Overview:
RNAcentral holds the sequence, with entries from ENA and Rfam. Predicted 3D model of a 73-nucleotide RNA (transfer RNA) from Hydrogenivirga caldilitoris. Rfam family: tRNA. It is annotated as a transfer RNA. Its family is annotated with triplet codon-amino acid adaptor activity in the Gene Ontology. Its mean pLDDT, the model's own confidence on a scale to 100, is 83. The source organism's lineage runs through Bacteria, Aquificota, Aquificia, Aquificaceae and Hydrogenivirga.
[in-house]
RNA sequence: GGGCGGUUAGCUCAGUUGGGAGAGCGCCAUCCUCACACGAUGGAGGUCGGCGGUUCAAGUCCGCCACCGCCCA
Numbered sequence: 001g002g003g004c005g006g007u008u009a010g011c012u013c014a015g016u017u018g019g020g021a022g023a024g025c026g027c028c029a030u031c032c033u034c035a036c037a038c039g040a041u042g043g044a045g046g047u048c049g050g051c052g053g054u055u056c057a058a059g060u061c062c063g064c065c066a067c068c069g070c071c072c073a
Stems, first nucleotide, its partner, number of pairs: 001072007010025004019056001027043005049065005
């Protein structure tokens, strides 16, 4: 330098055909318990890596850039 894959909640990751942003774990509150743990119920938490473009509408499609991983040179 070239090719491919990835970047979404604190962590690990879904989101398949463009229209509702989600799960598990973790965190908080309440219940339960003498207390803790387990369990039950509820809740908080997101510029969807950045900037542009297309579209009525973008996590999703297109371009460029950044970062991570693998391969080639």